[in-house]
RNA sequence: GCGGCUGUAAUUCAGUGGUAGAAUGUCACUCUUCCAAAGUGAACGUCACGGGUUCGAAUCCCGUCAGCCGCU
Numbered sequence: 001g002c003g004g005c006u007g008u009a010a011u012u013c014a015g016u017g018g019u020a021g022a023a024u025g026u027c028a029c030u031c032u033u034c035c036a037a038a039g040u041g042a043a044c045g046u047c048a049c050g051g052g053u054u055c056g057a058a059u060c061c062c063g064u065c066a067g068c069c070g071c072u
Base pairs, nucleotide, nucleotide: 001071002070003069004068005067006066007065010024011023012022013021018055026042027041028040029039030038048064049063050062051061052060
């Protein structure tokens, strides 16, 4: 230099055009003599960034950035 993959909650990951989700974690409450476990509820997200397409974009297109892998 070229090519490919990945980037979504604090963490690990789903989500291939129509309300952004799960598990774990955090906080509060219930239960318990206490702890743990269990149950209920709450807080959580500029979908890496900037543009474009579209009535509508995490999703499609272009560019940029970061990480990983391969080739030279």
Transfer RNA from an Anaerolineae bacterium, 72 nucleotides, folded computationally. Its mean pLDDT, the model's own confidence on a scale to 100, is 81. The source organism's lineage runs through Bacteria, Bacillati, Chloroflexota and Anaerolineae. It matches the Rfam family "tRNA". Rfam classes the family as a transfer RNA.